Predicted 3D model of a 471-nucleotide part of an RNA (small-subunit ribosomal RNA, 3' major domain) from an uncultured bacterium.
Context: one part of a larger RNA
RNA sequence: UGACGGGGACCCGCACAAGCGGUGGAGCAUGUGGUUUAAUUCGAAGCAACGCGAAGAACCUUACCAACUCUUGACAUCCCCCUGACCGGUACAGAGAUGUACCUUCCCCUUCGGGGCAGGGGUGACAGGUGGUGCAUGGUUGUCGUCAGCUCGUGUCGUGAGAUGUUGGGUUAAGUCCCGCAACGAGCGCAACCCUUGUCCUUAGUUGCCACCAUUCAGUUGGGCACUCUAAGGAGACUGCCGGUGACAAACCGGAGGAAGGUGGGGAUGACGUCAAAUCAUCAUGCCCCUUAUGGCCUGGGCUACAAACGUAAUACAAUGGCGUAUACAAAGGGAUGCGAAAGGGCGACCUGGAGCAAAACUCACAAAGUACGUCUCAGUUCAGAUUGGAGUCUGCAACUCGACUCCAUGAAGGCGGAAUCGCUAGUAAUCGCGGAUCAACAUGCCGCGGUGAAUACGUUCUCGGGGUUU
Numbered sequence: 001u002g003a004c005g006g007g008g009a010c011c012c013g014c015a016c017a018a019g020c021g022g023u024g025g026a027g028c029a030u031g032u033g034g035u036u037u038a039a040u041u042c043g044a045a046g047c048a049a050c051g052c053g054a055a056g057a058a059c060c061u062u063a064c065c066a067a068c069u070c071u072u073g074a075c076a077u078c079c080c081c082c083u084g085a086c087c088g089g090u091a092c093a094g095a096g097a098u099g100u101a102c103c104u105u106c107c108c109c110u111u112c113g114g115g116g117c118a119g120g121g122g123u124g125a126c127a128g129g130u131g132g133u134g135c136a137u138g139g140u141u142g143u144c145g146u147c148a149g150c151u152c153g154u155g156u157c158g159u160g161a162g163a164u165g166u167u168g169g170g171u172u173a174a175g176u177c178c179c180g181c182a183a184c185g186a187g188c189g190c191a192a193c194c195c196u197u198g199u200c201c202u203u204a205g206u207u208g209c210c211a212c213c214a215u216u217c218a219g220u221u222g223g224g225c226a227c228u229c230u231a232a233g234g235a236g237a238c239u240g241c242c243g244g245u246g247a248c249a250a251a252c253c254g255g256a257g258g259a260a261g262g263u264g265g266g267g268a269u270g271a272c273g274u275c276a277a278a279u280c281a282u283c284a285u286g287c288c289c290c291u292u293a294u295g296g297c298c299u300g301g302g303c304u305a306c307a308a309a310c311g312u313a314a315u316a317c318a319a320u321g322g323c324g325u326a327u328a329c330a331a332a333g334g335g336a337u338g339c340g341a342a343a344g345g346g347c348g349a350c351c352u353g354g355a356g357c358a359a360a361a362c363u364c365a366c367a368a369a370g371u372a373c374g375u376c377u378c379a380g381u382u383c384a385g386a387u388u389g390g391a392g393u394c395u396g397c398a399a400c401u402c403g404a405c406u407c408c409a410u411g412a413a414g415g416c417g418g419a420a421u422c423g424c425u426a427g428u429a430a431u432c433g434c435g436g437a438u439c440a441a442c443a444u445g446c447c448g449c450g451g452u453g454a455a456u457a458c459g460u461u462c463u464c465g466g467g468g469u470u471u
Base pairs, nucleotide, nucleotide: 005471007470008469010467011466012465013464015460016459019424020423021422022421023420026315029312030311031310032309034306035305042053043052064301065300066299069296070295073126077125078124080122081121082120083119088103089102090101091100092099093098107116108115109114128290129289131288132287133286137284138283139279140278141277142275144273149188150187151186152185153184154183155164156163157162168179169178170177194267195266196265197264199235200234201233202232203231204230205229208225209224210223213222214221238261241255242254243253244252245251317417321376322375323374324373325372326371327370333364334363335362338357339356343352344351345350383414388409389408390407391406392405393404394403430452431451432450433449434448435447436446
């Protein structure tokens, strides 16, 4: 000077408390350890690994295993030799890779010696490696933590390490600001500038909208751009105004006006550094290692195994409910090898059909919870849906290992979950559906969108983490 203390004093955070809903019990989905296996490829490991890399393992992917195969190689550059264009097609063998045979084809320049661009064969330099080392590295990332800190120049003090500034009194979300002070200034952070949302104005009016007029009652058409909306530009919020408290300061408390009030809500933005944190399997890269194999090709299998264990989700255990009929209201997205309407067929998955649409136009697309009526009457049930049998649909060369979905039948555990433990302070939790990326097919995961919409916070003694100061 730091770090640490079951030392002190101060402050903060869904940290506790106050509440609401979960996990831990059940079956199932998924990831992991373990076990098994020819292989179950590899990585990630307290918080900060475990629905993580993987925004999608039937083949491919694929790195693993078995079998079959190649050796200048699937890929790059260069030297030398031979060949004659190359490409393309057919047949046979084979699981395929591949091999054999045949057909077709006769590049450009030329001084006719040859040369050139690609291709095939041979030779040698070399290629290749998801092989090792993240404790040799770059780059990227997590984390403390969006915590309020981390430093420097000059000056001063100290023999010096260093200190001061950055401490103190107030205040703030904040090293935010004010005052004081041997300090005076400055930088990286904080804040602001950026995006979005909440109000208004102007401009614009199609593909959007419909107050008024007409209408075939469908914004459909004429008409209109007032309203909604869309999207460009502006306005608006600054403790600006009033009162009180305060050191006459910074600021705090209350009020007015206002769509909004004290950072309005949300996002992006992550200081110096810590963890030899993560990644050599995104990529790049030093060194080491393999070179008829640790490289390349291909078929099949595996990554999907399963006694029991752990994490994370989704579904339930019912009446604030299940089922049936009728009926209302979104937002944000996607669409050309695509989205696919009307109409028709099928109980249904789906099929036929093809209008329209590179979209404010057409379409995916009926939002669901809700509301009205009816039924069930507390049961392992008209709850719950696992499992299993049968029959099918779709995608795709191909659904056996190993896809999703539909129909009929079957109808398991489960009656709210021990110790323990997690999330959340408002349009939040809870609950309800919708969309997208990946993607031939496959979503209970992930990323978004809107609908309905709470309870509680006395407070900081205690638990956890953090900041300042002091010892």
Background
The RNAcentral record of the full RNA draws on ENA. Model confidence (mean pLDDT): 85 of 100.